Annotation: A computed fold for a 73-nucleotide RNA from a Candidatus Berkelbacteria bacterium, annotated as transfer RNA. The organism belongs to Candidatus Berkelbacteria, within Bacteria. Rfam family: tRNA. Gene Ontology term of the family: triplet codon-amino acid adaptor activity. The RNAcentral record of the sequence draws on ENA.

RNA sequence: GCCGGUGUAGCUCAGUGGUUAGAGCGAAGCACUCAUAACGCUUAGGUCGGUGGUUCAAUUCCACCCAUCGGCA
Numbered sequence: 001g002c003c004g005g006u007g008u009a010g011c012u013c014a015g016u017g018g019u020u021a022g023a024g025c026g027a028a029g030c031a032c033u034c035a036u037a038a039c040g041c042u043u044a045g046g047u048c049g050g051u052g053g054u055u056c057a058a059u060u061c062c063a064c065c066c067a068u069c070g071g072c073a
Stems, first nucleotide, its partner, number of pairs: 001072007010025004018056001027043004049065005
């Protein structure tokens, strides 16, 4: 330099062009217990990497950029 994958909650990931963006773990609170843990309930936490484009509507499709991983040279 060329080609491809990935980027969504603190971490690991799912998701699909349309109603409120979700799960597990983690965190906080409550309940339980003599107490702790586990189990149960509740809550918080997201500019869906960035900019632009297509569309009535974009996390989703397209282009470029950034980061990261891999392959080729």